[in-house]
Context: one part of a larger RNA
RNA sequence: GGAUGAACGCUGGCGGUAUGCUUAACACAUGCAAGUCGAACGGACUCUUCGGAGUUAGUGGCGGACGGGUGAGUAACGCGUGAGAAUCUGCCUACAGAUUGGGGACAACGUCGGGAAACUGACGCUAAUACCGAAUGUGCCGAGAGGUGAAAGAUUUAUCGUCUGUAGAUGAGCUCGCGUCUGAUUAGCUAGUUGGGGCGGUAACGGCGCACCAAGGCGACGAUCAGUAACUGGUCUGAGAGGAUGACCAGUCACACUGGGACUGAGACACGGCCCAGACUCCUACGGGAGGCAGCAGUGGGAAUUUUCCGCAAUGGGCGAAAGCCUCACGGAGCAAUACCGCGUGCGGGAGGACGCUUUUUGGAGUGUAAACCGCUUUUCUCAAGGAAGAUGAUGACGGUACCUGAGGAAUCAGCAUCGGCUAACUUCGUGCCAGCAGCCGCGGUAAUACGAGGGAUGCAAGCGUUAUCC
Numbered sequence: 001g002g003a004u005g006a007a008c009g010c011u012g013g014c015g016g017u018a019u020g021c022u023u024a025a026c027a028c029a030u031g032c033a034a035g036u037c038g039a040a041c042g043g044a045c046u047c048u049u050c051g052g053a054g055u056u057a058g059u060g061g062c063g064g065a066c067g068g069g070u071g072a073g074u075a076a077c078g079c080g081u082g083a084g085a086a087u088c089u090g091c092c093u094a095c096a097g098a099u100u101g102g103g104g105a106c107a108a109c110g111u112c113g114g115g116a117a118a119c120u121g122a123c124g125c126u127a128a129u130a131c132c133g134a135a136u137g138u139g140c141c142g143a144g145a146g147g148u149g150a151a152a153g154a155u156u157u158a159u160c161g162u163c164u165g166u167a168g169a170u171g172a173g174c175u176c177g178c179g180u181c182u183g184a185u186u187a188g189c190u191a192g193u194u195g196g197g198g199c200g201g202u203a204a205c206g207g208c209g210c211a212c213c214a215a216g217g218c219g220a221c222g223a224u225c226a227g228u229a230a231c232u233g234g235u236c237u238g239a240g241a242g243g244a245u246g247a248c249c250a251g252u253c254a255c256a257c258u259g260g261g262a263c264u265g266a267g268a269c270a271c272g273g274c275c276c277a278g279a280c281u282c283c284u285a286c287g288g289g290a291g292g293c294a295g296c297a298g299u300g301g302g303a304a305u306u307u308u309c310c311g312c313a314a315u316g317g318g319c320g321a322a323a324g325c326c327u328c329a330c331g332g333a334g335c336a337a338u339a340c341c342g343c344g345u346g347c348g349g350g351a352g353g354a355c356g357c358u359u360u361u362u363g364g365a366g367u368g369u370a371a372a373c374c375g376c377u378u379u380u381c382u383c384a385a386g387g388a389a390g391a392u393g394a395u396g397a398c399g400g401u402a403c404c405u406g407a408g409g410a411a412u413c414a415g416c417a418u419c420g421g422c423u424a425a426c427u428u429c430g431u432g433c434c435a436g437c438a439g440c441c442g443c444g445g446u447a448a449u450a451c452g453a454g455g456g457a458u459g460c461a462a463g464c465g466u467u468a469u470c471c
Base pairs, nucleotide, nucleotide: 001471002470003469004468006467007466008465009464010463013343014342015341016340017339018338019336020335021301026300027299028298030297031296032295035062036061037060040059041058043056044055045054046053047052069255070254071253078180079179080178081177082176083175084174087172088171092168093167094166095165096164097163098162099161100134102132103131109124110123111122112121113120114119139148140147141146153160154159155158181227182226183225188218189217190216193215194214195213196212198210199209200208230252231251232250233249234245235244236243237242257278258277259276260275261274280291281290282289283288307333309332310331311330315329316327317326318325319324346376347375348374349373356367357366358365359364381408382407383406384405386403390398415460416459417458418457419456420441421440422439426455427454428453429452430451436443437442
């Protein structure tokens, strides 16, 4: 000098665009953040012009594995980059084929109970695109014989579904080469350990698991141990090499009160799902229950980081044939000079030069064209009228916003730090090694350009200084 997700002090006019819990992955009151489908199904209820229309607890389907948050853990195939083979892939696309014929239940509902509640028991009835056989079957296994293996219907009759197979696309799992912080005051580490054939398991390879057999495997090219840390594109700095860093945005990973576990599913070992254990909080009729903001707001905590706002109008997502519903994703507004950029606080004229103030050798000098005064302009401001784009049919939260036009009137707006040298800028008074200053050198003990104040000056300017950190 540059930089910052900054904070603090003094000051503060406007606009645009960004950014905003770096601390306690600490604890959380309250509300909202994931629903949707009646064109899968039976019932109940409401209205009825008796044609029908609507609402929906439950069964069922799809989605709650996306989107949103955080960085605790992790030094690892976690990430980056390049390659690979032993895999799966709902919805979507293309092609080929099928969709035949049966059965038995369980909710809802009804009856009778238990419980303070959460909830729950027994008996009885019932539908389906829920569930289960049979048939067929291009598939799969097998040398072959043979074995195995599917479906579901709905309506407004034009479609939408369902099943099987092949291929694609997308997504995901796995393997390997190379790269990826510090410490040797950590030198040896390792028994499922290293390998084998076998069995099991997985979507898939594999000590992934198991029994057996062999005794291997790693290590000064730093194993093991310890500390620290999410990684990258990037960001800051620098002429570069490099150094530092990983907020926002984008990609990947990991986590969801702490630890463990599986279920369902195409996909999870699942933030707003389940079970167990633990800590904590809450309710209780003491028998037992409920909860998880590292979602958006908000509270405590902290030097410090915003509103318990508006809207689904746009973009995107889920469901639906659609109308549509949901969406604190998102679009916006609010708050904060937190940052960057832009604009303004007027412009021209105006005296050897008012008053005041400061200083003085008392002559003057400085403030200073500064003011007053004259002329002009209206960015901004105030008031009034109009008024968007964003919306490829309708639909605009933002918003009567941006913008534009007219009127008014210089009207509404300047501070902060410094002035001994480094370092641009000097004097007067007060103080008297005191009070104080200070980044370094150093100032202050009676004329201090270094402390405090006044005048003046210098630098930056809606900011200016200080502190912290990096180059």
RNAcentral holds the full RNA, with entries from SILVA. The part of an RNA shown here (small-subunit ribosomal RNA, 5' domain) has 471 nucleotides and comes from a metagenome. The prediction has a mean pLDDT of 86.